[in-house]
RNA sequence: CCCUCGGUAGCUCAAUGGCAGAGCGCGCGGCUGUAGACCGCGAGGCUGCCGGUUCAAAUCCGGCCCGGGGGA
Numbered sequence: 001c002c003c004u005c006g007g008u009a010g011c012u013c014a015a016u017g018g019c020a021g022a023g024c025g026c027g028c029g030g031c032u033g034u035a036g037a038c039c040g041c042g043a044g045g046c047u048g049c050c051g052g053u054u055c056a057a058a059u060c061c062g063g064c065c066c067g068g069g070g071g072a
Stems, first nucleotide, its partner, number of pairs: 001071007010024004018055001026042005048064005
């Protein structure tokens, strides 16, 4: 320098152009002598950044940043 994969909640990951979700964790409540387990509820996100396309973008296109892999 080139190619490729990835970046979404605190963590691990979903969401094939139409409401951003799950598990774990966290908070509150139930249960329990207490805790754990179990059950219910809840908070938590400028979807890496900047532009473009579109009625509509996490998703498509371009550039850039960070990380993994490959090549020269």

The RNA shown here (transfer RNA) has 72 nucleotides and comes from a Candidatus Woesearchaeota archaeon.
Lineage of the source: Archaea > Nanobdellati > Candidatus Woesearchaeota.
It matches the Rfam family "tRNA". Rfam links the family to the GO term triplet codon-amino acid adaptor activity.
The sequence is in RNAcentral, with records from ENA.
Its mean pLDDT, the model's own confidence on a scale to 100, is 83.